A computed fold for a 1559-nucleotide RNA from a Nitrospinota bacterium, annotated as small-subunit ribosomal RNA. The RNAcentral record of the sequence draws on ENA and SILVA. It matches the Rfam family "Bacterial small subunit ribosomal RNA".
RNA sequence: AAACUGGAGAGUUUGAUCCUGGCUCAGAACGAACGCUGGCGGCGUGCCUAACACAUGCAAGUCGAACGAGAAAGUUUCCUUCGGGGAAUGAGUAAAGUGGCGCAAGGGUGAGUAACACGUGAGUAACCUGCCCUGGAGUUUGGGAUAACUUGCCGAAAGGCGAGCUAAUACCGAAUUGUAUCCAUGAACCUUGGUUUAUGGAUUAAAGGUGGCCUCUAUUUAUAAGCUACCGCUUCAGGAUGGGCUCGCGCACCAUUAGCUAGUUGGUGGGGUAAUGGCCUACCAAGGCAACGAUGGUUAGUUGGUCUGAGAGGAUGAUCAACCACACUGGAACUGAGACACGGUCCAGACUCCUACGGGAGGCAGCAGUGGGGAAUAUUGCGCAAUGGGGGAAACCCUGACGCAGCAACGCCGCGUGGAGGAUGACGGCCUUCGGGUUGUAAACUCCUGUCAAGUGGGAAGAAUCCCUUGGGGGCCAAUACCCCUCAAGGUUGACGGUACCGCUGGAGGAAGCCCCGGCUAACUCCGUGCCAGCAGCCGCGGUGAUACGGAGGGGGCAAGCGUUGUUCGGAAUUAUUGGGCGUAAAGGGCGUGUAGGCGGCUUGCUAAGUCAGGAGUGAAAUCCCCAGGCUCAACCUGGGAACUGCUUUUGAUACUGGCGAGCUUGAGACCGACAGAGGAAAACGGAAUUCCCAGUGUAGCGGUGAAAUGCGUAGAUAUUGGGAAGAACAUCAGAGGCGAAGGCGGUUUUCUGGGUCGGUACUGACGCUGAAACGCGAAAGCCAGGGGAGCAAACGGGAUUAGAUACCCCGGUAGUCCUGGCCUUAAACGAUGAGCGCUAGGUGUGGGAGGCGUUGACCCCUUCUGUGCCGUAGCUAACGCAUUAAGCGCUCCGCCUGGGGAGUACGGUCGCAAGGCUGAAACUCAAAGGAAUUGACGGGGGCCCGCACAAGCGGUGGAGCAUGUGGUUUAAUUCGACGCAACGCGAAGAACCUUACCUGGGUUUGAACUGCCGUGGAAAGCUCCUGGAGACAGGAGCCCUCUUCGGACUGCGGUAGAGGUGCUGCAUGGCUGUCGUCAGCUCGUGUCGUGAGAUGUUGGGUUAAGUCCCGCAACGAGCGCAACCCCCGCCCUUAGUUGCCAGCGGAUAAUGCCGGGCCACUCUAGGGGGACUGUCGGUGAUAAGCCGGAGGAAGGUGGGGACGACGUCAAGUCAUUAUGGCCUUUAUGUCCAGGGCUACACACGUGCUACAAUGACCGGUACAAAGAGUUGCUAAAUCGCAAGGUGGAGCUAAUCUCAAAAAACCGGCCUCAGUUCGGAUUGAAGUCUGCAAUUCGACUUCAUGAAGUUGGAAUCGCUAGUAAUCGUAGAUCAGCAUGCUACGGUGAAUACGUUCCCGGGCCUUGUACACACCGCCCGUCACACCACGAAAGUUGGUUGCACCAGAAGCCGGUAACCCAACCCGCAAGGGAGGGGGCCGUUUAAGGUGUGAUUGAUGAUUGGGGUGAAGUCGUAACAAGGUAGCCGUAGGGGAACCUGCGGCUGGAUCACCUCCUUU
Repeated sequence: AAACUGGAGAGUUUGAUCCUGGCUCAGAACGAACGCUGGCGGCGUGCCUAACACAUGCAAGUCGAACGAGAAAGUUUCCUUCGGGGAAUGAGUAAAGUGGCGCAAGGGUGAGUAACACGUGAGUAACCUGCCCUGGAGUUUGGGAUAACUUGCCGAAAGGCGAGCUAAUACCGAAUUGUAUCCAUGAACCUUGGUUUAUGGAUUAAAGGUGGCCUCUAUUUAUAAGCUACCGCUUCAGGAUGGGCUCGCGCACCAUUAGCUAGUUGGUGGGGUAAUGGCCUACCAAGGCAACGAUGGUUAGUUGGUCUGAGAGGAUGAUCAACCACACUGGAACUGAGACACGGUCCAGACUCCUACGGGAGGCAGCAGUGGGGAAUAUUGCGCAAUGGGGGAAACCCUGACGCAGCAACGCCGCGUGGAGGAUGACGGCCUUCGGGUUGUAAACUCCUGUCAAGUGGGAAGAAUCCCUUGGGGGCCAAUACCCCUCAAGGUUGACGGUACCGCUGGAGGAAGCCCCGGCUAACUCCGUGCCAGCAGCCGCGGUGAUACGGAGGGGGCAAGCGUUGUUCGGAAUUAUUGGGCGUAAAGGGCGUGUAGGCGGCUUGCUAAGUCAGGAGUGAAAUCCCCAGGCUCAACCUGGGAACUGCUUUUGAUACUGGCGAGCUUGAGACCGACAGAGGAAAACGGAAUUCCCAGUGUAGCGGUGAAAUGCGUAGAUAUUGGGAAGAACAUCAGAGGCGAAGGCGGUUUUCUGGGUCGGUACUGACGCUGAAACGCGAAAGCCAGGGGAGCAAACGGGAUUAGAUACCCCGGUAGUCCUGGCCUUAAACGAUGAGCGCUAGGUGUGGGAGGCGUUGACCCCUUCUGUGCCGUAGCUAACGCAUUAAGCGCUCCGCCUGGGGAGUACGGUCGCAAGGCUGAAACUCAAAGGAAUUGACGGGGGCCCGCACAAGCGGUGGAGCAUGUGGUUUAAUUCGACGCAACGCGAAGAACCUUACCUGGGUUUGAACUGCCGUGGAAAGCUCCUGGAGACAGGAGCCCUCUUCGGACUGCGGUAGAGGUGCUGCAUGGCUGUCGUCAGCUCGUGUCGUGAGAUGUUGGGUUAAGUCCCGCAACGAGCGCAACCCCCGCCCUUAGUUGCCAGCGGAUAAUGCCGGGCCACUCUAGGGGGACUGUCGGUGAUAAGCCGGAGGAAGGUGGGGACGACGUCAAGUCAUUAUGGCCUUUAUGUCCAGGGCUACACACGUGCUACAAUGACCGGUACAAAGAGUUGCUAAAUCGCAAGGUGGAGCUAAUCUCAAAAAACCGGCCUCAGUUCGGAUUGAAGUCUGCAAUUCGACUUCAUGAAGUUGGAAUCGCUAGUAAUCGUAGAUCAGCAUGCUACGGUGAAUACGUUCCCGGGCCUUGUACACACCGCCCGUCACACCACGAAAGUUGGUUGCACCAGAAGCCGGUAACCCAACCCGCAAGGGAGGGGGCCGUUUAAGGUGUGAUUGAUGAUUGGGGUGAAGUCGUAACAAGGUAGCCGUAGGGGAACCUGCGGCUGGAUCACCUCCUUU
């Protein structure tokens, strides 16, 4: 010098957003366990579960210098009768005993304990303390026993009994003594029984042992008395150490534990203890504890510390250390300085073992170890060498304390598994866009190094002592002896261990795994699988292209480990002291009075409790931190420091808080004078209305509804008039007016009464605020008792509605509603906003009061106090919003919240007559539930607007027959697709074969068609013919038998790539198409607003067909759409005239542009232009945009029609037009052929045709189009046939010829209302045409037949003008086949008041619990399965209270018939004192009985709850959810629910009133 230093977030609710809020993750840690893997070392750590039971061994002994006694084996030797005996040694040894000290330490465990147990700080004047230290004094003299031993007896054993002998530092008596103890009397200091001290009296001690010496004494080599040293012994005082007891403070959860207590609280006397004390006892008193949590229950050893955290905290209490408790379970004492004693005793109990059945033995929660339990935790090791402990004078002995080793990746730390170079970027693997990329300098290869391991050699420190020998110094002493102390030298001692460490040898040789790769979170591809298998911490992946499953390649992370699981803290400000909230998200008590408590105005004095500062003591060590040091580093260890934020004590300060005192007036109260009021209670009175009764008038209905019916009425209702009765409620005034604490309060009057406001004052003097507990009030419904009962009206009855209707609607109607008394105590009891005080812009209403100016007065105006509304600044808020009546800024106090569900439920308690209220969980389950706002969508919400949407019309469909398509059915097959609008005369602009995809049968396999390659043959193919066959095809014959640049072309066969597929997936796709919809919309840039999603622009006022245009505007611009540009038709001009035309000229005919000719005409044809723009006039409108009307014009306000289809929606349609990913198939799902089928037929639907007839049918006659088509064709004239058609063949590649006749229409005739001269189906016969073929299965013709049908129910379609309706014509497809489709023209209407309603759409707005967007969401019963919980006749355990019974051992007390050495008396016998066994009593454990409490387990059955696949019944809620919803209460009902009464807005819509804003 230092010890200071530190704070990150993410995922998940939504279509998106902000907020609230939970869940989850990333971090650190562990006495851990499990999975995979595993080279070395160091240091640590290692039964968390069964305080479960334990075999075996060891864990506490030692002292011969306290004492008596005292072996054996072996060795040596002697004797011997050869069996043996004696002696010495072993040896005063072993073992045992008496005695001393120790065994109360060390070691283990955490069961119990919520306690002075622990921590911290005090006290002890209320105490003890062996061994140890210091000091004083003493250690004299006697006695009697007893174990061992000997012997007898009992017993299986354990063990025991009797007799006899003996010692002590064992035991006992006496003496002596003090500052010891006791008593009495005093003194000083002090104060619980203290210290010091004075006098007198009384009481109480002891033990010796070992070594040495001879100065003194006695025997005299030496020894004894003695002396001396050491070790002991006794006593006193002090110390040290250790303990006992007491107290302040701290120390878990539950109030669903609220009252507990008779030795209980205190006193006095006594007992007991080392000591205080109800610790015990007798008596007396009646206390003691508790909301600051007693008592009870549950859990738990406490602390230093440990983990985490920025901290504050939270969790924890392994190892180490301190304290406590326990030692098989319960009880008890003994001994001792110390125990109520882990390896002691006694008793009881359970268990185990031994037994001769009589009786005994035992206690690993010491170290190892065993069984068991468990996910799980080690060796029956070595040593006392070190450190420490016990004994001893010492040597020494003992020590599972301890030191070491062993096992375990259990943790921390360190090291290694090689280093450098090395690109044909090798092989292989994987991927690939086939080019390549990656693995990858990685490997191979070259050159090095040598840690660890292995082998081999050397080799420590830890050792200092004690002790022995020698020497020096000192002490003691008579002494040089002995002994003691000390120094020096030498000697001796190592479990670990031949270990650490060092050297050498060889050689990259022996040493890498685990997890992850969708986001959070670093790291991506392929294959397999196909909502399967599986994954998952949360969100979530998997249903055929899975970076999420499994495998592989690659990559990322950590590394001798890596993951998983569990637990704790963190993140979590998610319990918020630091550091949160309560209008709507969870959360203000329904309201008041008020106790305790908390908080409290101004001035001043004292005090010093809080507070602040300084000093002192303590806060053990270890740990953490800092600085050093030691192991090669680190982990680890050592030293010093800092710190231990605390407690105690002392001195000081006095601003603030507190306490005590004195004062003050502004808070609060009081007095006086006024004022307003549906404030409360009681009594009396009043009129209108309803209903009922009586009477009159009067007659057929009334009533009720969406419409009805039930009901009432001819027995006279309703209506109306008069009279009467009864009960309830009080219109107008009446008002976002008033009053009240809230609930609530409304006719008038009287009485009693509470509160408020204003003005004034000379009063009191902080008396205040809040407010657990408590008490009171408390709508409606409901309950009890008694009244009352008009109207209304749960329940109930009936009628309707409906699929049903336990409802909504209607007719009735009982409780109830009303009064009195008593309960209940809950509401959306709401401003969803606790009370009080202060501060912080305004504006404008309204209720009450006061003042001012002015006035005779009333208004008006201004100021002010107090209520009550609205708007609004700052500020706040997630936003909405609040805003002097705060949700702003502050203070004080109370209540409440902590994810959703389960649940305001269960159990318990308490209140209640009951209904039920108050208090109030858990298991289980989900990843959300929720608030505000946004954009959409939707509404049986609103406003505005449009459309053949309705209405007004015309004609149809739906009925018939037939055609055609579809469904269904059938079938070998009836191929496939399309399914509301937007499938169904659709794909199909044309299925007899073909088509054709289907079925049956028969062939074929590199294939019917395509592209390569390889091998092989040279002809093959082709053409003609024959045979078999249904044909494909197969076999055969003939003709031909090629070209060539010699490469080949062409072709057969075989092989290989690969073809082929109308097989699947339109939910993998492209493209195309439908639809909303020709609807007027859809967006962007910049700016602005908003935390944000988003908004604005695009809304508004007008206008339009139109987001068309104009105006306004925090917007300004722009894009895609609209419109226009394009085509056709309508008018005109121009250009050009053949096949077109014919005005003029000529000719001809029966007639016709037929002919000449003309076209500069017209029509027409087809190129190009013009024309129409609200341009113009008037009106209207804002002077705008525009609208209305007029003129002119062929056409007028988009002239008519077409093409043209924004952003997007429907996973709309199409893999069968075609294209295409993936999958499937390959002698078949390919391909070829014949036949069949797509054409079936009880039925149902769609789209059409023809009709039902007279506006018609039939017959005859006469007119007028447009647009098309034609050489594989259209086909004329002529001719035959009744006809379809045949023959025929002119003309035409077309303004030339042909199809080709237009038909309705018109004229004439006939039919005369009928199943017909309507209608034409069906059937028969005969034919025609096409075609290879007409049976299944074509069209047409003729003759005959002549069905249904007489205008069509509910319902439904099209159309607004050249339209509907009606009439015919043409074309595509096509050999043939058209009622379909696509075009064309002819004739040619009616109606539109209008936007209430139906449908669809656009814009604005509103509500929403919808966002897959109303075909949405969603509630409850019932049924099934599973899960947890409650109740339950009971059953069975644990704990515990009370009462009683019984009572072991032991302590204590009593007793003394029995027994007894020491002392006393006595010569003795004996007696006494004292003691003991026994017995009795108190106390008391286990035990028993009875009765409670409490807490578990289990229980037939039962109750609700939760979760489950697409179950059943309804439709309650969300929109006005189709009866607005919800709250409380009551009744009812399969269920959601319905109804009554009161309340709320957290109700839409319309209207009115009021207020506000702006001017």